[in-house]
Context: one part of a larger RNA
RNA sequence: AGCCAACGGUGGAUGCCUUGGCGCCUGAUGCCGAUGAAGGACGUGGGUGACUGCGAAAAGUCACGGGGAGCUGUCUACCAAGCUGUGAUCCGUGAAUGUCCGAAUGGGGAAACCCCGCACCCGUAAUGGGGUGUGACUCCGGUCUGAACACAUAGGACCGGUAGAGGGAACCGGGGGAAUUGAAACAUCUGAGUACCCCGAGGAAGAGAAAGCAAUUGCGACUCCCUGAGUAGCGGCGAGCGAAACGGGAAUAGCCCAAACCGAACUGGUGGUAAAGCCUGGUGGCGUUGCCAGUUCGGGGUAGUGGGACCUGACACGAAGGGCACCAGACCUUCGACAGAGUUACAAAUCCGAUGUGUAGUGGAAGCGUUUUGGAACGUCGCGCCACAGUGGGUAAGAGCCCCGUACACGAAACACACUCGGACUCUGGUUGGUGUUCCCAAGUAGCGCCGGAUCCGUGAAAGUCGGCGUGAAUCUGCGAGGACCACCUCGUAAGGCUACGUACAAGCAGGCGACCGAUAGCGAACUAGUACCGUGAGGGAAAGGUGAAAAGUACCCCGGGAGGGGAGUGAAAUAGUACCUGAAACCGUUGGUUUACAAACAGUCAGAGCGUCGUCAUUUCCUUCGGGAAAUGGCCGCGAUGGCGUGCCUUUUGAAGAAUGAGCCAGCGAGUUACCGUGUGUGGCAAGGUUAACCAGAGAUGGGGAGCCGGAGCGAAAGCGAGUCUGAAUAGGGCGUUCAGUCGCAUGCGGUAGACCCGAAGCCGAGUGAUCUUGCCAUGGGCAGGCUGAAGCGGGGGUAAGACCCCGUGAAGGGCCGAACCCACCAUGGUUGAAAACAUGGGGGAUGACCUGUGGUAAGGGGUGAAAGGCCAAUCAAACUCGGUGAUAGCUGGUUCUCCCCGAAAUGCAUUUAGGUGCAGCGUCGGGCGUUCAGCAAUGGAGGUAGAGCACUGGAUGGGUACGGGGGCCUACAAGCUUACCAACCCCAGCCAAACUCCGAAUGCCAUUGCUCCAGAGCCCGGCAGUGAGACCACGGGGGAUGAGCUUCGUGGUCGAAAGGGAAACAGCCCAGACCGCCAGCUAAGGCCCCAAAUUCUAGGCUAAGUGGAAAACGAUGUGGGAUUGCCAAGACAGCCAGGAGGUUGGCUUAGAAGCAGCCACCCUUGAAAGAGUGCGUAAUAGCUCACUGGUCGAGUGAUCCUGCGCGGACAAUGUAACGGGGCUCAAGCCUAGAGCCGAAGCUGCGGAUGCAUCCGAAAGGGUGCGUGGUAGGGGAGCGUCGAUCUCGCAGUGAAGCGGGGGUGGAAACCGUCGUGGAGCGUGGUCGAGUGCGAAUGCUGGUAUGAGUAGCGAGAGAGGGGUGAGAAACCCCUCCGCCGUAAGCCCAAGGGUUCCUGGGGAAGGCUAAUCCCCCCAGGGUGAGUCGGGAGCUAAGGCGAGGCCGAGAGGCGUAGUCGAUGCACAACUGGUUGAUAUUCCAGUACCACCAUGUCCGCGUCCAUGCCGGACCCUGGUUGCUAAGGGGCUGCGAGCUCCCUCCUUCGGGAGAGGCUCGCGAACUGACCCACCGAGGCGAGGCAAGCAAUGAGGGGACGCAGGAGGGUAGGUCAACCCAGGCGUUGGUUGUCCUGGGGUAAGCGUGUAGGGAGGCCACCAGGUAAAUCCGGGGGCCAUACAUCCUGAGACGCGAUGCCGAGCCGAUUCAGGCGAAGUGACUGAUCCCAUGCUGCCUAGAAAAGCCUCUAGCGAGUUGACAUGGUGCCCGUACCCCAAACCGACACAGGUGGGCGGGUAGAGAAUACCAAGGCGAUC
Repeated sequence: AGCCAACGGUGGAUGCCUUGGCGCCUGAUGCCGAUGAAGGACGUGGGUGACUGCGAAAAGUCACGGGGAGCUGUCUACCAAGCUGUGAUCCGUGAAUGUCCGAAUGGGGAAACCCCGCACCCGUAAUGGGGUGUGACUCCGGUCUGAACACAUAGGACCGGUAGAGGGAACCGGGGGAAUUGAAACAUCUGAGUACCCCGAGGAAGAGAAAGCAAUUGCGACUCCCUGAGUAGCGGCGAGCGAAACGGGAAUAGCCCAAACCGAACUGGUGGUAAAGCCUGGUGGCGUUGCCAGUUCGGGGUAGUGGGACCUGACACGAAGGGCACCAGACCUUCGACAGAGUUACAAAUCCGAUGUGUAGUGGAAGCGUUUUGGAACGUCGCGCCACAGUGGGUAAGAGCCCCGUACACGAAACACACUCGGACUCUGGUUGGUGUUCCCAAGUAGCGCCGGAUCCGUGAAAGUCGGCGUGAAUCUGCGAGGACCACCUCGUAAGGCUACGUACAAGCAGGCGACCGAUAGCGAACUAGUACCGUGAGGGAAAGGUGAAAAGUACCCCGGGAGGGGAGUGAAAUAGUACCUGAAACCGUUGGUUUACAAACAGUCAGAGCGUCGUCAUUUCCUUCGGGAAAUGGCCGCGAUGGCGUGCCUUUUGAAGAAUGAGCCAGCGAGUUACCGUGUGUGGCAAGGUUAACCAGAGAUGGGGAGCCGGAGCGAAAGCGAGUCUGAAUAGGGCGUUCAGUCGCAUGCGGUAGACCCGAAGCCGAGUGAUCUUGCCAUGGGCAGGCUGAAGCGGGGGUAAGACCCCGUGAAGGGCCGAACCCACCAUGGUUGAAAACAUGGGGGAUGACCUGUGGUAAGGGGUGAAAGGCCAAUCAAACUCGGUGAUAGCUGGUUCUCCCCGAAAUGCAUUUAGGUGCAGCGUCGGGCGUUCAGCAAUGGAGGUAGAGCACUGGAUGGGUACGGGGGCCUACAAGCUUACCAACCCCAGCCAAACUCCGAAUGCCAUUGCUCCAGAGCCCGGCAGUGAGACCACGGGGGAUGAGCUUCGUGGUCGAAAGGGAAACAGCCCAGACCGCCAGCUAAGGCCCCAAAUUCUAGGCUAAGUGGAAAACGAUGUGGGAUUGCCAAGACAGCCAGGAGGUUGGCUUAGAAGCAGCCACCCUUGAAAGAGUGCGUAAUAGCUCACUGGUCGAGUGAUCCUGCGCGGACAAUGUAACGGGGCUCAAGCCUAGAGCCGAAGCUGCGGAUGCAUCCGAAAGGGUGCGUGGUAGGGGAGCGUCGAUCUCGCAGUGAAGCGGGGGUGGAAACCGUCGUGGAGCGUGGUCGAGUGCGAAUGCUGGUAUGAGUAGCGAGAGAGGGGUGAGAAACCCCUCCGCCGUAAGCCCAAGGGUUCCUGGGGAAGGCUAAUCCCCCCAGGGUGAGUCGGGAGCUAAGGCGAGGCCGAGAGGCGUAGUCGAUGCACAACUGGUUGAUAUUCCAGUACCACCAUGUCCGCGUCCAUGCCGGACCCUGGUUGCUAAGGGGCUGCGAGCUCCCUCCUUCGGGAGAGGCUCGCGAACUGACCCACCGAGGCGAGGCAAGCAAUGAGGGGACGCAGGAGGGUAGGUCAACCCAGGCGUUGGUUGUCCUGGGGUAAGCGUGUAGGGAGGCCACCAGGUAAAUCCGGGGGCCAUACAUCCUGAGACGCGAUGCCGAGCCGAUUCAGGCGAAGUGACUGAUCCCAUGCUGCCUAGAAAAGCCUCUAGCGAGUUGACAUGGUGCCCGUACCCCAAACCGACACAGGUGGGCGGGUAGAGAAUACCAAGGCGAUC
């Protein structure tokens, strides 16, 4: 270390439970709000953190009712203090109070805050302060007023309003209105009028009483349900969309106006002495009456068999009154009676009573037992009882009778509601007939044209309906409609309005139910949940239940600092101990057994030595009380040396151990469902029929309901006909029918529509949220050490006619130069699970500018912004983020959960915007039908053009022969000719080639017939359901390729795919062979038989020598065996050895030379046995050595060529032999031939068993026979288990479920029994119903491993001693050392929000420890007239009364009102606390206001001066109209007939002429209006205050340099204090330290700026003495005035101050000098001055002026008083802010000392702060 067992830990599954959810039903109910809602903030308790309640009257107050004994809500105890039979707490009803925010409403605003006015009240002497009430806007009503413009209107003022505003789950109506998606693309179309936005309303909304449907019959408002019907239709006639009427039901309800007409009032016109009038008749009288038109009001009136008005007729009671008078009549009004009606419409308010309901409640039957078990009885046992009550819950466990309840019955002071009834009350009263000459019956309407929308209707033949623009009727003899249009017929009566019920929804209330969930489930939320947490924001969004019956929650003791533990005790149980029921697994241990230290690996399986061995079984032995016990051996059991065989799982694939995908492990969760429709199958009911839907009744079961649907007849395009019909001339033929039962349920297969098996995009669209990051812009502030250069201009000099120009100086410009802060980011290195999600270090660039930066604001998503990179827009950008449409879509990938049985594919064809998808066919399966039709073989008969072959055709192609023609040469005037080793047709001979050649031509295959075999999971047909349509290799036949590929593509076959077994070492596709299961039986196949390793070291004969075997080619070789042919050879071959190998000659030429041997030519002759004018080596050339050739020796074979068997070389790769599987093998263990035997598989056989199909017997059960039983996709069949329901039968505290361990059963899924744990439920059988089975989805959630005690512990120095403490590297103190020191010091702003201080603590946080902390607990701490903000002002910008614009939401904007980063504005020094100080205290000041007092003025009175309304008089006007005049291309009437036309001859029309009436413009006095002059003069002005008005001022850029100062610093021999040497000197010109002081007041300096006075005036929206304008006088000054640092004096006889004294701490006291010189700012003078061009906020405070107000009041001084709200702690370049962190980053402003230095660089120091959490 592995395995096993036992016991633990961790962890929180499982089981059980449920306070919480989910769904449905029923009932009731359905708006709230300016009388301040919904929703919140903050408070509120004696002690109070959260929730609940409540509101300063604050877990509550009052009244009434209920109730009846305890109570002061919950987590949640405890303490304190109380209440209660005089009725508390509690419950209900009504009332009171009800802070602040919120529509939010006095104004403002960053919601819960700030600031006001007025009235009244409180308080003060008064101001300041406090309280109560009131004050928004719009609209409506009324009154008043009142522009342009006369009346008027707009506008304004006042009064009144329970008016509106905002909120609400879904439902409803309307205005706008997508996209994903589908159409396999896409645009019409679809999605869809959906999502979403907006407006509006209500408890419902909307619709609604026919200008309707229909069809020759009829119906009779609207709405909703069923049906009609997936019909009619619409539709790139694609995808899809999709009515209506009729019929059946629910519920019912109808009305009112406009107009005609009448009357009244008013207005306008007309009308002039009489008449049309005054109800009628008569008489009289009256009279701008009447008539016409308009407006308002009242009556009347409301319809389609048209109605009404008008006219006319009939019918109904009484009383009183009425009109100009009288008489008669009629009529009208009022009242009564009568009749009818009514508060949802039709007119409108209420009240009372009855009844009922709701909001608290009340009564409510019946059991006992020491029977037993138990901790406990509600269990068991025994004997009873109640029941209109046996729903349910609780009580220590299953309770009708213990408790609460339940059935049933009863109940309200108060409030609310409902219906009906009744009574008050209110309203109405005419109805009807007739005639039709007249009148009315809804106008910018209907219709029409154009363009759109919505309907089933997409422009279509397109009616009807709605809208926009345009045009534009009629009035009942009218008008509209009936799907273009016309006719006829029918229906209706538009252009005004109201209207319950039936219908939709469910936030809240009450009740009930569930084959719904049970803590990863069910709502996101059972618990402090929309919480914690994340995000700027919109928005997103968790985890987390259980002790026990009862806390009886462990007194006491021990160990320990504690945490924790051990005893003791409680309890039934403590392994139920607040980390608590059960307590699984992963994971981590302890103990025991066993194995392992030369051995490799899918981790198992089979065999198995050895060791152990509780228990059990068997055998044996012993003992025995005869029950049994003990021992030994063996089996079961644990480990297991060693051996055989053996490449995980899933997915995807032709093919996976694959080094292709996925999973660390475990537990839980996790995927074919549901609705409707269609079509099959099974089953059931009824059957030529079957069946209801909505709805009604009923407690329900059920009953009713026949509308409707399917079937019963078809054919045809249809008319239509019909067992036929269509076509057709047809009676023909043909097509389709006529034969065959359906229908309604239930279950199941599949499909369609829906998300449709689950998870997964990138994206598209809508509505919102974001400019705290960043980009640009706007407004307002701030910053830039120091050094260098030296433009223009100016001055001086030179120069010129004058210039130009030159020089010197001055001057200080510059997107100038160097370089810090600051900004940037070029290079390198590091970092890269960082210190950091962009940094560090060292260098680098810019650094007065197009510079950098703070604060506030602005621009928003197809949009912004962009010196432009597609950059940036919150760590996101070629279209942000959030939510929604949304479960988008995904022909794509992944995943898809228990078992067994039967069969079993495909990777092909055709088509495809198709190629990895799909449709049809093919192949599979299941059911039904046919019944040998299939297949094989044989025979017979056929068709055919492949292999082969051939060259006859078509082409190609070689040689020879022959020979046209052509080329070359010769010849040549031309023509002709000659020649040719040139090319060459036709033809002949020979030899060839072909997929697209064939004179020929098989084998096999194919078709057909007959016969035989076979009887099967063969075949064919119909129907349900598929999968497949990526294939791979091998063999053969081809194509492509290179006659390459493990290449590609076809055909035929095989195997794999989907096939295991044996062989090929291993090895899907090769060889053999097809696994139902078992057997320690047998026989074989391929292949093997020396060992590994089963079987022959078998037999016979050869070959190989190469380990060939046991990789490979061209080519090479005297390897070797066999065969054949041919040379030489005893006349002596071949090889070796000995010898010769010569002469002409150095052949000639060439050459420097060339002699056999550089090269060229020739290559003869001689001698001889033989010897080349030379085969090589060699030389400068010779020489030399050789060879050929010859002789000798030797003595038998020796060469060459061809064919062939087996071998050799050719032969180089990566960890290591590594190309027989290894050992090893050589007459073999190699190769060839022949033979004998054996081994060898899941094949075959034998024995046993299971199962499918067929068949036989049988009623079935079952049995016999035969053939089968590999299997992916897939089809079919049969089962197991889980959860729940119901019936049934059972179990359970003597112990259910769950969990753990053994044992047993079954063919599997699985099941049973037992022991332990556990402590309350569970199971059998039948039927039913599912959220029903997990190993994988880079699945989800939780837990827990591994890596690993590994990386890391985040810039920088610590050491020693002491202290505290249980404990000290880090805490505290001391000493030394070190670091920063333009900071790592100090102070602000932002931001944070108690981190501040004190005491205590030691779990967690702190990268270690901790006694410490920025951690935890408790207590404490922030003090303002002057600091900052508000009560003052305005900028950018925001909001915005009215207003303008816009479908809506809303946008813009005036007056205003907000808004600092700016303007204005009054306090300093010192001291003090543990923690605050310009805030407290001391001292000394200042500001505003109030009061009082004193003083100097001015007024009020008088006087004087000035202005001056109305009125009177008068002048002017191109002001206005009256009468009158006037008389238009005007209107009306009458007459006339010359003319024209028509004529029915009567006349009519037109035109002309004449006459009369009306009549517009224009003209036109007085009065009036307007503009002036004058008169009279009411009255006003001349203190003071003083605008909201006027003016001034406030008031502004950048750069530069000089000056005067101060802060600060330094020095001092001067002053003061202390010191005098532990080491030689040191009383000295020695050493050390110190040598300060504000605001304010006074003075008014350096410096800077400005002229003063007077009168007049037309400008400054009125006025002005002010400003402005021009004019006059004076003045040029060291004038006067304004401004102005500093210094000096006072402040200050104070305070501070080195030091000394004192105190452990709690403590203080005394207190010197306080001067001079030098240096010197970036600060002050100074918003100054100079220069320059880019020309540089606003408003208020302040001053002046007048309007106005005004009788007292300004000013100065003094005294006293008043002075509100908010902030104030602490950090603030950082451990407290922004960066997830105690993070090397980022963060605006002020101060910033010394030495050296130009410097804020740099280096070292001071004050001060640190040593940075291993």